[in-house]
Context: one part of a larger RNA
RNA sequence: GCCAGAGAGUGUAUCUAUGUGGCAAGGAUAACCUGAAAAUGGGCAUCCACAGCGAAAGCAAGUUCCCGCAGUUUACGAGGGGAAUGGUAUGAAAGUGCCACAAGUCACAUGGGUACGACCUGAAACCGAGCGAUCUAUUCCUGGGCAAGGUGAAGCGAGGGUAAGACCUCGUGGAGGCCUGAAGAAGUUCUGCGUGCAAGCGUUUUUCUGACCUGGGAAUAGGGGUGAAAAGCCAAUCGAGCUCGGCGAUAGCAGGUUCCUGCCGAAAUUGACCUUAGUCAAGUCUCAGACGAGGUCGUUAUGGUUGUAGAGCUACGGAUAGGGGAUUUAGGCGGAGAAAUCUGUCGGUUUCUUGUCCAACUCCGAAUGCUAUAACACCGUAGACUCUGGGAAACAGGGAGUCUUGGGGUAAACUUGAUUUCCGAGAGGGGAACAACCCAGACUAUGGUUAAGGCCCCUAAGUGUCAGCUAAGUGAUAAAGGGUAAAGGGUGUUCGUGAUCUUAGACAGUGAGGAGGUUGGCUUAGAAGCAGCCAUCCUUUAAAAAGUGCGUAACAGCUUACUCAUUGAGAUCGUGAGUCCCGAAAAUUGACGGGUCUAAGCUGACCGCCGAUACCAUAGACCACGAUAAGUGGGCGUAGGCAGGCGUACGUAUAGGAUAGAAGUUUUCUUGUAAGAGGAGAUGGACCUGUACGUAAUGAAAAUUCUGGU
Numbered sequence: 001g002c003c004a005g006a007g008a009g010u011g012u013a014u015c016u017a018u019g020u021g022g023c024a025a026g027g028a029u030a031a032c033c034u035g036a037a038a039a040u041g042g043g044c045a046u047c048c049a050c051a052g053c054g055a056a057a058g059c060a061a062g063u064u065c066c067c068g069c070a071g072u073u074u075a076c077g078a079g080g081g082g083a084a085u086g087g088u089a090u091g092a093a094a095g096u097g098c099c100a101c102a103a104g105u106c107a108c109a110u111g112g113g114u115a116c117g118a119c120c121u122g123a124a125a126c127c128g129a130g131c132g133a134u135c136u137a138u139u140c141c142u143g144g145g146c147a148a149g150g151u152g153a154a155g156c157g158a159g160g161g162u163a164a165g166a167c168c169u170c171g172u173g174g175a176g177g178c179c180u181g182a183a184g185a186a187g188u189u190c191u192g193c194g195u196g197c198a199a200g201c202g203u204u205u206u207u208c209u210g211a212c213c214u215g216g217g218a219a220u221a222g223g224g225g226u227g228a229a230a231a232g233c234c235a236a237u238c239g240a241g242c243u244c245g246g247c248g249a250u251a252g253c254a255g256g257u258u259c260c261u262g263c264c265g266a267a268a269u270u271g272a273c274c275u276u277a278g279u280c281a282a283g284u285c286u287c288a289g290a291c292g293a294g295g296u297c298g299u300u301a302u303g304g305u306u307g308u309a310g311a312g313c314u315a316c317g318g319a320u321a322g323g324g325g326a327u328u329u330a331g332g333c334g335g336a337g338a339a340a341u342c343u344g345u346c347g348g349u350u351u352c353u354u355g356u357c358c359a360a361c362u363c364c365g366a367a368u369g370c371u372a373u374a375a376c377a378c379c380g381u382a383g384a385c386u387c388u389g390g391g392a393a394a395c396a397g398g399g400a401g402u403c404u405u406g407g408g409g410u411a412a413a414c415u416u417g418a419u420u421u422c423c424g425a426g427a428g429g430g431g432a433a434c435a436a437c438c439c440a441g442a443c444u445a446u447g448g449u450u451a452a453g454g455c456c457c458c459u460a461a462g463u464g465u466c467a468g469c470u471a472a473g474u475g476a477u478a479a480a481g482g483g484u485a486a487a488g489g490g491u492g493u494u495c496g497u498g499a500u501c502u503u504a505g506a507c508a509g510u511g512a513g514g515a516g517g518u519u520g521g522c523u524u525a526g527a528a529g530c531a532g533c534c535a536u537c538c539u540u541u542a543a544a545a546a547g548u549g550c551g552u553a554a555c556a557g558c559u560u561a562c563u564c565a566u567u568g569a570g571a572u573c574g575u576g577a578g579u580c581c582c583g584a585a586a587a588u589u590g591a592c593g594g595g596u597c598u599a600a601g602c603u604g605a606c607c608g609c610c611g612a613u614a615c616c617a618u619a620g621a622c623c624a625c626g627a628u629a630a631g632u633g634g635g636c637g638u639a640g641g642c643a644g645g646c647g648u649a650c651g652u653a654u655a656g657g658a659u660a661g662a663a664g665u666u667u668u669c670u671u672g673u674a675a676g677a678g679g680a681g682a683u684g685g686a687c688c689u690g691u692a693c694g695u696a697a698u699g700a701a702a703a704u705u706c707u708g709g710u
Stems, first nucleotide, its partner, number of pairs: 001710006011116013026048003032042002052059002063084005071076002085100006119256004126246006137220009146210001148180003151176001155172006184207003190202001192201002222238001224234003259645006269282005285391006294379003298376008310364001311362002317358003321354008331346006397423005404417001407415002428439003434481001443620007453610003456595003462607001464606006475597002488582003492579010509566005515539003520534003545560001549558002622634004646699001648696010664683008
């Protein structure tokens, strides 16, 4: 893991609501007695109701009128609504608060609350009483152990040495928390093993006459011991051991919580809380009841409201970059002058002018929104709207939008708001796949028609029609997204548009010319069209610069402008649109979904078809309303509310079955929307069941569930 069995809303008390029943201005008994451990009878306590108000002293409600549903006699009218009136408290009063105009109580059942273990399982902990030092820490008593080798302290002896010493040499000697190293003890490195040989092993390493190692016996005990101190160790348990008990501790946390079907169907917001994993109140869901006639999600029109977006600022408050002018003082710094004074500039004030900004500015000012009325539309006496009561769940939300805003930010599947929508709780079709993108809201069966999206093959339907574009496999990726593409560039190509030149011959090519004054003047070693500066005229001409570039030391030389001839039709320069190319870098061939495609790509127009649980048709089951009718309407669903059923065990009553074969097991058939029910065969070998009612240790796939098997 699998299989079988076990396994979680129960009981008592009490409050509350609903249902059913008894009695009713009353209802009920409790303990206890009687009795057969029963039923029954008794039980005058006590409890709830019958009167309230007031802190209290205390005081204390018998009523009337109007409207009006059902219904009928069209005016009455139970219940209902409204207004008076009354009781009491307060107050000087006015008034205000509560109450009155009569239904309760007991039992049973069910929903919910509270107290108890309170649906089940789960802590870490806290406290008490005991048990532990055979592990380990320290101590005490009594024993045991340390191969072999090295080094060679003191002392001593001999010799030398000295005045005597000191001292030196050799020998002897055998010290040491000395050295190498086995047993023993330890546990440094490596990381081979690591369901192992081992809850650590192996390897390597450290120490090995000492603060050494070790056997046996004994002592210290849990807020206590012991500790060369690591909060280490105290029996594989230690920042407070273990066992049992308090104990079913507590857990706003986590997991689990067992049959079916029908109806409706949420929330993830607001306020509050030592509150943010919770709870309470409101909003939103559901069920029941009351009332009795209107209601308003929407659209349009008309009126009202607002100060946002935007805009503006000599319209206020404030911020702000220049320019011009005037003026000023007892202003600052300069200039002129003997001084008065004049003058420049900066500052202040003021004016003109150009240019800006604002969440906490507004002379202005939308769209939306909100609101009132009316109409339409829809809902409603088959009971809407509203109100009352029982039961909840939820208060961790999320994405998207041609919306919009603030904060943070480069941004985010980021964060925080408003609004709409979907997911949440929504299946089906499309998007290759894909909660929230597109279509569309699923009772069952069969058939048809469409939506989004598609129609070469995978793959249902066009190798459809017409007209263009693309040559890059561009592309075949979208309505948004998941890897899209930018600035910039292109004499790729298509279609426009503007200007200029052009048979009086353009543009490009080819042939020829491209001269003279002059080597212009200056400068310079030189400067001759062409280092630099200045000037840039005249002549001959079809035309030819005081020279466009290359070149020379300077010349020379080549070339261009310009001109003629030849050729013979468009050329040149801008600008706009479409499409394509470059720009363009990542690791599987690695992605148009794939094959592949020159259309099966892109743009425009058109026709046809496919395509869903959508829509339509037929048949059927169910729900609501209705008269048990005709008929009309309805259908997703998590949390959750409500309703109706199936099954298990036992009891009471009743009716039955069974050796001519009960229960159980097994194969198979029939039947019900389902839980399930019924039959037949086989096996089995002795009990079993229907119906009605009642009672419950009553239904398993989940809990790292428990026990057993495998």
The prediction has a mean pLDDT of 81.
Predicted 3D model of a 710-nucleotide part of an RNA (large-subunit ribosomal RNA, domain II) from a marine eukaryotic metagenome.
Its Rfam family is "Bacterial large subunit ribosomal RNA".